This is a predicted structure of a 345-nucleotide part of an RNA (small-subunit ribosomal RNA, central domain) from a Paludibacteraceae bacterium. The organism belongs to Paludibacteraceae, within Bacteria.
Context: one part of a larger RNA
RNA sequence: UUGGGUUUAAAGGGUGCGUAGGCGGGAUGCCAAGUCAGCGGUUAAAUAGUUGGGCUCAACCCGAUCAUGCCGUUGAAACUGGUAUUCUUGAGUGCGAACGAGGCAGGCGGAAUGUGUUGUGUAGCGGUGAAAUGCUUAGAUAUGACACAGAACACCGAUUGCGAAGGCAGCUUGCCAGCACGCAACUGACGCUGAGGCACGAAAGCGUGGGGAUCGAACAGGAUUAGAUACCCUGGUAGUCCACGCAGUAAACGAUGAUUGCUAGCUGUCUGCGACACACUGUAGGCGGCUGAGCGAAAGCGUUAAGCAAUCCACCUGGGGAGUACGCCGGCAACGGUGAAACUC
Numbered sequence: 001u002u003g004g005g006u007u008u009a010a011a012g013g014g015u016g017c018g019u020a021g022g023c024g025g026g027a028u029g030c031c032a033a034g035u036c037a038g039c040g041g042u043u044a045a046a047u048a049g050u051u052g053g054g055c056u057c058a059a060c061c062c063g064a065u066c067a068u069g070c071c072g073u074u075g076a077a078a079c080u081g082g083u084a085u086u087c088u089u090g091a092g093u094g095c096g097a098a099c100g101a102g103g104c105a106g107g108c109g110g111a112a113u114g115u116g117u118u119g120u121g122u123a124g125c126g127g128u129g130a131a132a133u134g135c136u137u138a139g140a141u142a143u144g145a146c147a148c149a150g151a152a153c154a155c156c157g158a159u160u161g162c163g164a165a166g167g168c169a170g171c172u173u174g175c176c177a178g179c180a181c182g183c184a185a186c187u188g189a190c191g192c193u194g195a196g197g198c199a200c201g202a203a204a205g206c207g208u209g210g211g212g213a214u215c216g217a218a219c220a221g222g223a224u225u226a227g228a229u230a231c232c233c234u235g236g237u238a239g240u241c242c243a244c245g246c247a248g249u250a251a252a253c254g255a256u257g258a259u260u261g262c263u264a265g266c267u268g269u270c271u272g273c274g275a276c277a278c279a280c281u282g283u284a285g286g287c288g289g290c291u292g293a294g295c296g297a298a299a300g301c302g303u304u305a306a307g308c309a310a311u312c313c314a315c316c317u318g319g320g321g322a323g324u325a326c327g328c329c330g331g332c333a334a335c336g337g338u339g340a341a342a343c344u345c
Base pairs, nucleotide, nucleotide: 004316005315006314007299008298012313014200015199016198017197021193022192023191025087026086027085028084029083030082031081033080034079035076036075037074038073039072040071041070042069049065050064051063052062053061054060090190091187092186093185094183095182096181099178102176103175104174105173106172107171108170109153113149114148115147116146117145118144119143120142124135125134161168162167205246206245207244208243209242210241215239219235220234221233222232257312258311259310260309261308262307265290266289267288268287269286270285271284272283273282294301295300318345319344320343327338328337329336330335
């Protein structure tokens, strides 16, 4: 390389949009590039292959013969391709009426926590396995009133819903976007995938400026212990929050790429349509559970496939060395991306 693979053994890119490229629905006509057929040319000789012969055999020598390929020419037209016309089922638009923690910006609310002022009140509070550090007669803890601050939104709440993924949850207003459904009016293959590229991308982290209630790396103290740079306790800085910019990684997981078609069912639920309140249930799309054929090393998967097929992309090829070194690219840095070898088993 071929082949074989990628849920868990090595292996699906974190996610989307999309360039090149690859692949692509039904009908008819034409062209004849691919394709197929006939004929011609070429494919030097030697060598090699097949076969016949000559040296006693063989090596060696002589003769015959052969392949694909390439070029030209004459045809065929099913398939691929090109071109023209056309169709509606793929795709999209329109109209109708729904749905949702989808996104962005503004406003508002209550509980809790902490702090401040003040009232009541007096000796403890707090914390633990037990304690101590800590707080407290300068009046704490507890309890009531008022005020302020920041952050998060109990119940509802759910195998619920929405989003491409990351993710999204108090209420409300505005703006923006989306899926599904119904109708079948319009366009008429406008499609799928997507190397590069671009955008988005949890937490932690970084820069500048705010904010700082809670929690809390680091740090300090108290315990525990043989020790205890920990687990437990008392404090506590960065951070946690906001604005703008950077970073670009995660067990970014369904450890399962995207799209299309096909292949038994049962059951729950969400959103439409249909039907209406007896009730039979149907249909489209989503989210779950169970199981059949089939698949699988098994666990299991099973119309939301890991089944049967097709197209395109990404990735794997023994363990360690190593996601390291070097180089290059990116970054303020931290670091990220790409990514070996010697050696060793």